[in-house]
């Protein structure tokens, strides 16, 4: 410098172009003499940015940032 792949809750990560959602994490309650463990519930989101296309965009298209892998 060329090609490819990624960025979505505090973490790891799903989502067929139609109300974004799980596990672990946090809270708070049960339960136990206590802690763990184990049950139930809740909290949390500018889907990296900036634009286009749609009746609608995390999803398509375009530019750009960052990250990881290749070839030179």
């Nucleotide at each position: 410098g060329g090609g490819c792949c990624g960025a979505u809750a505090g973490c790891u990560c799903a989502a067929u172009g139609g109300u974004a959602g799980a596990g672990c994490a946090a809270a708070a309650g049960c339960c136990u003499u206590u802690u763990a463990a184990g049950c139930u519930u809740u909290u949390g989101g500018u889907u990296c940015c900036g634009g286009g296309u749609u009746c609608g965009a995390a999803u398509c298209c375009c530019g750009g940032u960052c990250g990881g892998c290749u070839c030179a």

This is a predicted structure of a 72-nucleotide RNA (transfer RNA) from Candidatus Levybacteria bacterium RIFCSPHIGHO2_01_FULL_37_33. Model confidence (mean pLDDT): 81 of 100. It matches the Rfam family "tRNA". Gene Ontology term of the family: triplet codon-amino acid adaptor activity.